[in-house]
Context: one part of a larger RNA
C1' cells in the first nucleotide's frame, strides 16, 4: 500500500457552518487532456520463462525466442471523464398562501399554590426526627391557628410511548423582537449540489473572575446515633454553590453506546402536524397521501442479541476512527486556560 472493520467485541469527531479538497442530474454540439486501438524508437547484457546445444547426467555454459506490464513519436476512435459552449427541469433554492409547536435568545410584564422568615392575635406543653433514640427547637410562650406583610426560587393539574430544536437542551400566563420546519399548488432561477481535513460557532452539569442575589435544598463542616471501627449510609443544623448580569473553562452513559448525504427493497397497528376526497345543516366518521414519531413484524443481515423503509437489509460519494492486555488517555514538548485542567500524545517495561 492492498486487505479487513467500528450498536454490545478496538473502533462514529458533543454538534453544526464550512473554505480548499474529494464526488456530482438530463440533452445537444465540439476538442482530445485522461481513456482505447495502430505503426514506430527505445526499454543495454546477464537473470526470470519457452524451445534446442555441449560437457557420461546435473550443476554449469552456450544459441534462439519470448518477455521486459514502462516512456517518447505519430496515426486514428469519441462511448464514458475532464475542458468549452448552448440548453432543460426530475435535484437544490426563491416568491406567493396556509399551519403546527415547552423552538431559541432575549427582552420586558404578571398570577397563583407551597416553604422560609418578621409582627401581631388566640392558645398551652410539648414540637421535630427515626429502626429505635439523641442532638436540635419550646414556659424569654414554641408546634398548631388566624391576620398582615418581606423576599427567593421553581411553575402542580393540563401531561402524553405527545410537541419543538444541530446538539447541548426547552414546559405557569401575557407582549415584543427573532431563526427553522411543514404542507398546498401556481410562478420564478437553471446544477446554484453532496461531503468536508485545517477553521469558525454552539455545547449539560459541575468549577473559575468580578458585581448582586440568598427562600427552599445542600459538597465541605459541626453535633447527635448507628457501628468492633464508621472520616459513611440514619437525624440535627450548615457554607460554598445552586439564581442574576457579563466574562472564562470545553468536559459527560454529551448515548441511538449507531457519521452526513442520496436512491432501492412485503406488512400490520398506534400517534402528532397539514392537504384533497367522500359524508354531514354543521360536526362526529371514513378513504387517500405528505411530512414527522413510536410498537410488532416479511426478506435479508447478524457470533448471537437484535436490526428490519430515518436499517444494523441492498449499493453509491464524502469525512472521521480501530489494530492484544496493562503501561496510558498517563510522561515528555506544543497549544489553550486565571486556576481547575482540557487538546494532541509516546516509549521502556510486562502479561
Nucleotide at each position: 500500500c492492498u486487505g479487513g472493520g467500528c450498536g454490545u467485541a478496538a473502533a462514529g469527531c458533543a454538534u453544526g457552518c464550512g473554505c480548499a479538497g474529494g464526488c456530482g442530474g438530463c440533452g445537444g454540439u465540439u476538442c482530445a487532456a485522461g481513456u482505447c486501438a495502430g505503426a514506430u524508437g527505445u526499454g543495454a547484457a546477464a537473470u526470470c520463462c519457452c524451445c534446442g546445444a555441449g560437457c557420461u547426467u546435473a550443476a554449469c555454459u552456450u544459441g534462439g525466442g519470448a518477455a521486459u506490464u514502462g516512456c517518447g513519436u505519430u496515426u486514428g476512435a469519441a462511448a464514458c471523464u475532464a475542458g468549452a459552449u448552448c440548453g432543460c427541469u426530475a435535484g437544490a433554492g426563491u416568491a406567493c398562501g396556509g399551519c403546527a409547536g415547552a423552538g431559541g435568545g432575549g427582552g420586558g410584564g404578571u398570577a397563583g399554590a407551597a416553604u422560609u422568615c418578621c409582627a401581631c392575635g388566640u392558645g398551652u406543653a410539648g414540637c421535630a426526627g427515626u429502626g429505635a433514640a439523641a442532638u436540635g427547637c419550646g414556659u424569654a410562650g414554641a408546634u398548631a391557628u388566624g391576620u398582615g406583610g418581606a423576599g427567593g426560587a421553581a411553575c402542580a393539574c393540563c401531561g402524553a410511548u405527545g410537541g419543538c430544536g444541530a446538539a447541548g437542551g426547552c414546559a405557569g400566563c401575557c407582549c415584543c423582537c427573532u431563526g427553522g420546519g411543514c404542507c398546498u399548488g401556481u410562478a420564478c432561477u437553471g446544477a446554484c449540489g453532496c461531503u468536508c481535513a485545517u477553521g469558525c460557532a454552539u455545547g449539560a452539569a459541575a468549577g473559575c473572575g468580578u458585581g448582586g442575589g440568598g427562600a427552599g435544598c445542600a459538597a465541605a463542616c459541626a453535633g447527635g446515633a448507628u457501628u468492633a471501627g464508621a472520616u459513611a449510609c440514619c437525624c440535627u443544623g450548615g457554607u460554598a454553590g445552586u439564581c442574576c448580569a457579563c466574562g472564562c473553562c470545553c468536559u459527560a452513559a454529551a448515548c441511538u453506546a449507531u457519521g452526513u448525504c442520496a436512491a432501492c427493497u412485503a406488512g400490520u397497528u398506534g400517534u402528532u402536524g397539514g392537504a384533497a376526497g367522500a359524508g354531514u345543516c354543521a360536526a362526529a366518521u371514513c378513504u387517500u397521501u405528505c411530512a414527522g414519531u413510536a410498537a410488532c413484524g416479511u426478506a435479508g443481515c447478524u457470533a448471537a442479541c437484535a436490526c428490519g423503509c430515518g436499517a444494523a437489509g441492498u449499493u453509491g460519494a464524502c469525512c472521521g476512527c480501530c489494530u492484544g492486555g496493562g503501561g496510558a488517555g498517563u510522561a515528555c514538548g506544543g497549544u489553550c486556560g486565571c486556576a481547575a485542567g482540557a487538546u494532541u500524545a509516546a516509549a521502556a517495561c510486562u502479561c

The prediction has a mean pLDDT of 85.
The part of an RNA shown here (small-subunit ribosomal RNA, central domain) has 351 nucleotides and comes from a metagenome.